The part of an RNA shown here (small-subunit ribosomal RNA, 5' domain) has 521 nucleotides and comes from an uncultured bacterium.
The RNAcentral record of the full RNA draws on ENA, Greengenes and SILVA.
[in-house]
Context: one part of a larger RNA
RNA sequence: GGAAGAACGCUGGCGGCGUGCCUAACACAUGCAAGUCGAACGGAGAUUACGGACGGAAGUUUUCGGAAGGAAGCCUGUAAUUCUUAGUGGCGGACGGGUGAGUAACGCGUGGGCAACCUGCCCUAUACAGGGGGAUAGCAGCUGGAAACGGCUGGUAAGACCGCAUAAGUCGGUUAAAUCGCAUGAUUUGAUCGGGAAAUGAGCAAUCAGGUAUAGGAUGGGCCCGCGUCCGAUUAGCCAGUUGGCAGGGUAAAAGCCUACCAAAGCGACGAUCGGUAGCCGGACUGAGAGGUCGGGCGGCCACAUUGGGACUGAGACACGGCCCAAACUCCUACGGGAGGCAGCAGUGGGGGAUAUUGCACAAUGGAGGAAACUCUGAUGCAGCGACGCCGCGUGAGUGAAGAAGUAUUUCGGUAUGUAAAGCUCUAUCAGCAGGGAAGAUGAUGACGGUACCUGACUAAGAAGCCCCGGCUAACUACGUGCCAGCAGCCGCGGUAAUACGUAGGGGGCAAGCGUUAUCC
Numbered sequence: 001g002g003a004a005g006a007a008c009g010c011u012g013g014c015g016g017c018g019u020g021c022c023u024a025a026c027a028c029a030u031g032c033a034a035g036u037c038g039a040a041c042g043g044a045g046a047u048u049a050c051g052g053a054c055g056g057a058a059g060u061u062u063u064c065g066g067a068a069g070g071a072a073g074c075c076u077g078u079a080a081u082u083c084u085u086a087g088u089g090g091c092g093g094a095c096g097g098g099u100g101a102g103u104a105a106c107g108c109g110u111g112g113g114c115a116a117c118c119u120g121c122c123c124u125a126u127a128c129a130g131g132g133g134g135a136u137a138g139c140a141g142c143u144g145g146a147a148a149c150g151g152c153u154g155g156u157a158a159g160a161c162c163g164c165a166u167a168a169g170u171c172g173g174u175u176a177a178a179u180c181g182c183a184u185g186a187u188u189u190g191a192u193c194g195g196g197a198a199a200u201g202a203g204c205a206a207u208c209a210g211g212u213a214u215a216g217g218a219u220g221g222g223c224c225c226g227c228g229u230c231c232g233a234u235u236a237g238c239c240a241g242u243u244g245g246c247a248g249g250g251u252a253a254a255a256g257c258c259u260a261c262c263a264a265a266g267c268g269a270c271g272a273u274c275g276g277u278a279g280c281c282g283g284a285c286u287g288a289g290a291g292g293u294c295g296g297g298c299g300g301c302c303a304c305a306u307u308g309g310g311a312c313u314g315a316g317a318c319a320c321g322g323c324c325c326a327a328a329c330u331c332c333u334a335c336g337g338g339a340g341g342c343a344g345c346a347g348u349g350g351g352g353g354a355u356a357u358u359g360c361a362c363a364a365u366g367g368a369g370g371a372a373a374c375u376c377u378g379a380u381g382c383a384g385c386g387a388c389g390c391c392g393c394g395u396g397a398g399u400g401a402a403g404a405a406g407u408a409u410u411u412c413g414g415u416a417u418g419u420a421a422a423g424c425u426c427u428a429u430c431a432g433c434a435g436g437g438a439a440g441a442u443g444a445u446g447a448c449g450g451u452a453c454c455u456g457a458c459u460a461a462g463a464a465g466c467c468c469c470g471g472c473u474a475a476c477u478a479c480g481u482g483c484c485a486g487c488a489g490c491c492g493c494g495g496u497a498a499u500a501c502g503u504a505g506g507g508g509g510c511a512a513g514c515g516u517u518a519u520c521c
Stems, first nucleotide, its partner, number of pairs: 001521003006517005013393006019386002021351001026349003030346003035091003040088002043085004047080006054073001060067002098304003107229008117221002122217007130164001132162002139154006170195011200209003230276003237267002242264004247259003279301004283294004306327005329340004357383001359382003365379001366377004396426004406417004430462001433456004440448001465510005470491003476505005486493002
């Protein structure tokens, strides 16, 4: 000198774009953050229409006893379309969002391999969808419990579940041939034996949306390998599924991944093992570069979700807002037993030098579901707060010597502040007032927002501080103090004329900032 997720002191006008718990991966009140589909299903409810059983108003009539009349209402049945929906079922809750605790590792980066693999939704192609069955939730009845939540009986639907048929191709076994390679082998063709599919819904219909099998693609993942990846030798030996083989198991898949048996290997001064520290990268800062330091925001990968362990479902998880077990903590309880997990968005306490609103909207972009309308979306888009950073603008411009007053100083003559002010002539950026008023949105739809922007009128008015002045280092005098009080980055100042302390005048630097502190180059 530069830098920053900064903090502190003094000060503070506006706007744009960014950015904001670096500490306790500490504990969390409250609200919201993942739902959706009635065009998969049986119900329940609402509305309307029609029918039936009750019910009996107004008005009419009357011999005042009544008569006829039939509305509202209520119960029930059928139908319709629209709407609502607890439950069964489907898809999605494995994405998106957060954090960096752990991890020195094939975790990450880079380059390869899989002749050892998987891939829902999407695209392309081929073929198919025949005929049946038994349940179960909801519901009803009974019943347990304070609650959470259940139990028994009865009966019901489906694209839920389960047999059967069919099988071009497919999977498994046996077998023949050809071609090829990279060792195990791979591909193609044929024969034979065995196994395995499906679902319907909407619409008057056309048709649309789906279903099953197989092949290919796309996308996303899994595994393996070469190289690279911090410090310590005041850590020198380490290892028992350890290293390899065989057999079996297991996985989507290679493999001590697991098990039994056999052998005794394997790693290490080219640093094993142990200990410490740390998420890695694209990148960021600095530097002429080489290098050094960092990994906050944004993007990619990884890991984690109170702590530890486990599996289930599923194309995909060993699953942040799923399940089970154990532990700590908090809460409810009728003491028998239950409930919870903000490292999602806000917000609270705590810790700390220190870090924001319990905001608006799904209008846009994107995501989930749906045929769609649409619903959901604290992703996202915006707004709020903070000079935290960068950038831009303003706090006026011209003229003005009686060099005014005041202040400081003085050799008392003056000198400085100083064209500075006042005065005169102008201007209107920003802020304030009024009028108009977008783009962002393909037809409709705008949270932002009456925002940006434009126009008009208006007043120099509302808008300057901070640090420094001995040398380094730009900038000096007076007074006070008297090795005191104090200053200080280094050298060093201060003991009676201190340009070094304090105040004043003046000056220098930067400027809505200026200094200081800690950190990096």